């Protein structure tokens, strides 16, 4: 410096315009148990940033940031 991909709770997903954002884990409450694990209920947590399109963007488009591949 030019192409590609990715980016969603601590982690690890899913959802393809219809959202009140899904699951599984973790953390907090509680039940069960002489206790501890397990198992059960319950709550809280997330769309990298910033703009645009549209009644309605995790989804399309732009441009920026990080990260991973290729390329010279």
């Nucleotide at each position: 410096g030019c192409g590609c991909g990715u980016g969603u709770a601590g982690u690890a997903u899913a959802a393809u315009g219809g959202c009140u954002a899904u699951u599984a884990u973790u953390c907090c409450g509680g039940c069960c148990u002489u206790c501890c694990a397990a198992g059960c209920c319950g709550a809280g947590g997330a769309u990298g940033c910033g703009g645009g399109u549209u009644c309605g963007a995790u989804u399309c488009c732009c441009g920026c940031c990080a990260c991973g591949c290729g390329c010279u």

Predicted 3D model of a 72-nucleotide RNA (transfer RNA) from an uncultured Candidatus Altimarinota bacterium. The coordinates come from a structure-prediction model, not an experiment, and the mean pLDDT is 81.